[in-house]
A computed fold for a 78-nucleotide RNA from an Actinomycetota bacterium, annotated as c-di-GMP-I-GGC riboswitch aptamer.
It was read from a public genome assembly, where an Rfam model found it.
The model forms 95% of the base pairs in the Rfam consensus.
Taxonomically the source falls in Actinomycetota (Bacteria, Bacillati).
Its mean pLDDT, the model's own confidence on a scale to 100, is 89.

RNA sequence: CACGACCAGGGCAAACCCGCCGCAAGACGGGCACGCAAAGCCAGGGGCCUCAACUGCGAGGCAGCCCAGCUACCGUAA
Numbered sequence: 001c002a003c004g005a006c007c008a009g010g011g012c013a014a015a016c017c018c019g020c021c022g023c024a025a026g027a028c029g030g031g032c033a034c035g036c037a038a039a040g041c042c043a044g045g046g047g048c049c050u051c052a053a054c055u056g057c058g059a060g061g062c063a064g065c066c067c068a069g070c071u072a073c074c075g076u077a078a
Stems, first nucleotide, its partner, number of pairs: 002076003011036002016031004021026001034064001040070002044067003047062005
């Protein structure tokens, strides 16, 4: 640097339910697990979603949609 078979310690937490914030998308907290080898971080590119606007334009959200960037445990079969 690459890889994710095996080994070990583990980690995260979808949908749904409850609470709370928000016009909303959605975020946060608790419960619970569909799954995840980066399902850790990150809004630079694309895409999708929401609220406005209505032929001039804006604001917000999603990284567990993809690409890029940063960091990382265990190991090394192919």